[in-house]
RNA sequence: UCGUGCAGGACGGGGGGCUAGCGGUCCCCUGCAUCCAAAACCCGCUUCACGUGGAGUCCAUGAGCUCCCCGAGAGGUUGGGGAGGCGAGAGCGGCUGGGGAAAGGCGGCGAUGACGGUCGAGCCCCCUGCGACGCACACCGGUGAACCCCGCUAGGCCCGGAAGGGAGCAACGGUAAGCCGGUCCCUGCGGGUGAUAGGGGACAACUUGGCCCGAGCUGGCCGCCCGGGUGCGCGCGUGGGCCUCAACCCCGACGGGAGUUUGCACGA
Numbered sequence: 001u002c003g004u005g006c007a008g009g010a011c012g013g014g015g016g017g018c019u020a021g022c023g024g025u026c027c028c029c030u031g032c033a034u035c036c037a038a039a040a041c042c043c044g045c046u047u048c049a050c051g052u053g054g055a056g057u058c059c060a061u062g063a064g065c066u067c068c069c070c071g072a073g074a075g076g077u078u079g080g081g082g083a084g085g086c087g088a089g090a091g092c093g094g095c096u097g098g099g100g101a102a103a104g105g106c107g108g109c110g111a112u113g114a115c116g117g118u119c120g121a122g123c124c125c126c127c128u129g130c131g132a133c134g135c136a137c138a139c140c141g142g143u144g145a146a147c148c149c150c151g152c153u154a155g156g157c158c159c160g161g162a163a164g165g166g167a168g169c170a171a172c173g174g175u176a177a178g179c180c181g182g183u184c185c186c187u188g189c190g191g192g193u194g195a196u197a198g199g200g201g202a203c204a205a206c207u208u209g210g211c212c213c214g215a216g217c218u219g220g221c222c223g224c225c226c227g228g229g230u231g232c233g234c235g236c237g238u239g240g241g242c243c244u245c246a247a248c249c250c251c252g253a254c255g256g257g258a259g260u261u262u263g264c265a266c267g268a
Stems, first nucleotide, its partner, number of pairs: 001268006008059004012030005020046005034055004062262008073251001075249008086239002089236001091234003095228005104222003107218003116212007124201006130194002133190004138183006149174003157166003
């Protein structure tokens, strides 16, 4: 120096997230780096934690480790800016309840007479008359009794020697109560009855008429005063989140530099 084998190692790294923590599956960066299997209410682990199981390849023109520089990118803190949305808050408006003629605005009424005054009427209560309606009575028509209603009574029954007489069922003809229908001339009764008449009471408010007076009246709306509530609208300040910028901190791939290490056996 070469070959074979063993041991050991390599076949990517980093950030975020997850986790008590470390790796992996996940997301991102770097940029090219063997393949297969499982992994989120998850997989392998415990500070010696920088994965697990299986297959394969490579190990000195290669590789591992340590330190420094650069720095893609991620994360954190602070500050500035931005647009729209979210949460809670208070306010104004819209909405809504009440008040009042004390100042205002609009509207409405008013010399064809406001407000006020006065005299009546109505609305309210009681009684009576009249009318209408209803019911009853009454009247009219019909119907209406196995027997305890009437009349007449076939047959049958009773009395009689007979002549004759008697009681009497059904049918027939009536009738009473009752029932049905009709009428409203008379009578009685009734009431959530009336464009009705009369009398009495009540008379606060309201409606209405006459008369007096002679200019205001009116809360219908706004404004005003006292409240309510929030699905709505507006802007306000505020909280957290989002985007973006700057500074600082931390980690840091790729790339660059320096240093260090690379074992054992056998054979030629």